[in-house]
RNA sequence: GGGGAUGUAGGUUAGCUUGGUAUACUGCCAGCCUCGGGCGCUGGAGAUCAUGGGUUCAAGUCCCAUCAUCCCCA
Numbered sequence: 001g002g003g004g005a006u007g008u009a010g011g012u013u014a015g016c017u018u019g020g021u022a023u024a025c026u027g028c029c030a031g032c033c034u035c036g037g038g039c040g041c042u043g044g045a046g047a048u049c050a051u052g053g054g055u056u057c058a059a060g061u062c063c064c065a066u067c068a069u070c071c072c073c074a
């Protein structure tokens, strides 16, 4: 230099093919339980969907560029 893959709550991730309220686990907070803690149960908070732009009534999803990480070729 050329090509490819990946990027989504604090962490790990589903969802992308076929656009329509973004999912679960773990962690965190509260309540119940307990003499207290842990475990367990219930509820809750937590996401600029890497960044910018385009298409569309509507984009995590489609298109383009860029950035980061990794892999392959030279």
Stems, first nucleotide, its partner, number of pairs: 001073007010026003020057001028044005050066005
Molecule: transfer RNA
Organism: Nitrososphaerota archaeon